[in-house]
RNA sequence: AGCGGGGUAGAGAAGCGGUAUCUCAUCAGGCUCAUAACCUGAAGACGCCCGUUCGAUUCGGGCCCCCGCAA
Repeated sequence: AGCGGGGUAGAGAAGCGGUAUCUCAUCAGGCUCAUAACCUGAAGACGCCCGUUCGAUUCGGGCCCCCGCAA
């Protein structure tokens, strides 16, 4: 060189053409004498480029990175 799997909020995962969801974490408010717990709300993400499509996280191509197999 080759083969397989993966890259999605700060962390861990789901989603697989139309709205990106969940848990923890963070922030604000509520409750409390106070803290924790609990309740409500908010901010925060699709590895990069190109293509297909009315529309791409999803489909196709290339590249980068991580893990493994083989050598």
Molecule: transfer RNA
Organism: Candidatus Yonathbacteria bacterium